[in-house]
RNA sequence: UCAGAUAGUCGGGUGAUCGCGCUCGCGCAAGCGGGGGAGGAAAGUCCGGGCUCCACGGAAGCACGGUGCCGGAUAACGUCCGGCGGAGGCGACUCCAGGGAAAGUGCCACAGAAAGCAAACCGCCCGUAAGGGUAAGGGUGAAAGGGUGCGGUAAGAGCGCACCGCGCUGCCGGUAACGGCAGUGGCAGGGUAAACCCCGCCGGGAGCAAAACCAAAUAGAAGCGGUACAUGGCCGGUUUCCGGGCCACUGCUUGGGUAGGUUGCUUGAGGUGUCCGGUAACGGGCAUCCCAGAUGAAUGAUCACCGCCAUCCUUUGGAUGUGCACAGAACCCGGCUUACAGACUGUCUGACCCC
Numbered sequence: 001u002c003a004g005a006u007a008g009u010c011g012g013g014u015g016a017u018c019g020c021g022c023u024c025g026c027g028c029a030a031g032c033g034g035g036g037g038a039g040g041a042a043a044g045u046c047c048g049g050g051c052u053c054c055a056c057g058g059a060a061g062c063a064c065g066g067u068g069c070c071g072g073a074u075a076a077c078g079u080c081c082g083g084c085g086g087a088g089g090c091g092a093c094u095c096c097a098g099g100g101a102a103a104g105u106g107c108c109a110c111a112g113a114a115a116g117c118a119a120a121c122c123g124c125c126c127g128u129a130a131g132g133g134u135a136a137g138g139g140u141g142a143a144a145g146g147g148u149g150c151g152g153u154a155a156g157a158g159c160g161c162a163c164c165g166c167g168c169u170g171c172c173g174g175u176a177a178c179g180g181c182a183g184u185g186g187c188a189g190g191g192u193a194a195a196c197c198c199c200g201c202c203g204g205g206a207g208c209a210a211a212a213c214c215a216a217a218u219a220g221a222a223g224c225g226g227u228a229c230a231u232g233g234c235c236g237g238u239u240u241c242c243g244g245g246c247c248a249c250u251g252c253u254u255g256g257g258u259a260g261g262u263u264g265c266u267u268g269a270g271g272u273g274u275c276c277g278g279u280a281a282c283g284g285g286c287a288u289c290c291c292a293g294a295u296g297a298a299u300g301a302u303c304a305c306c307g308c309c310a311u312c313c314u315u316u317g318g319a320u321g322u323g324c325a326c327a328g329a330a331c332c333c334g335g336c337u338u339a340c341a342g343a344c345u346g347u348c349u350g351a352c353c354c355c
Stems, first nucleotide, its partner, number of pairs: 001351010012306007020037001022035005039326001043337002046335005051207004064203005069083005084098001085096004099198002104196002106192003121138002123134004146164006165187001166185008211263004221254007232247004270289008307324002309321005
């Protein structure tokens, strides 16, 4: 210098004027003054919690759903950190739902002789033939019952041997996943569990339109009164008689619910700085700060200067531009995922050059 890897930061700036919603102070009021007013994703609503209501005696089990190498972090997680194993890359580094296939069941298309209690299509060998032996070679397939070599044999074959792989046993290292070494076994049941299933662990439901409180007008309901009371209707099983209650209007009170209002609502697993512990995620101490709370829903517009970008002019320079990404809080946090013009920083890797 070029090409990469990885971890992060920012994501137009300053000033003036006008406006919007919140809040504090002053003022009888009109109004005046002060303070603060979107994000790294506020998004998708995919996980995990707080909080609220509903359900529920405890424990265990069953069903269903989720999750899945090991250790740690955390309020919790499917997240994060550090390892292990596997795969890719020269490398920095990246990716992986990564428990169990020796409990059982299912499936393995096409092709192929054969897809799992093995099997003989071609080939090879024996044999006149019939037939038999053979998993070495060919061919099929995503996958063919360890691999390479030597021996061996009629031809072959873990049939024998060496190395590699694998199983089992022991020792050593490691908290563990796992790794290393030694011995031993000729090698055993191929794959598939984001197929059923088995094993371990976790899990009540709904969500701030949760939920709580205050509470009109109108129309119902209940209680206590007042006024009126009929010739009527209804009730007490039916008929007659006697007696009674209700049906009307109105006053007051009570209660439910609606409109409307208030709370929930933003001080929190909080931000910043610094020190300590830890490889790290993270934890702890001290100091300091208060930083949106709307509800048909504020957070904007204009101007000036500067920065960047694009286009144009012959250059120093200048002009033009609805130019400057993705996007817009709604109970709050921790994550994940997705979108994002451009700019910047740290660390590391490879190649080339110079000293």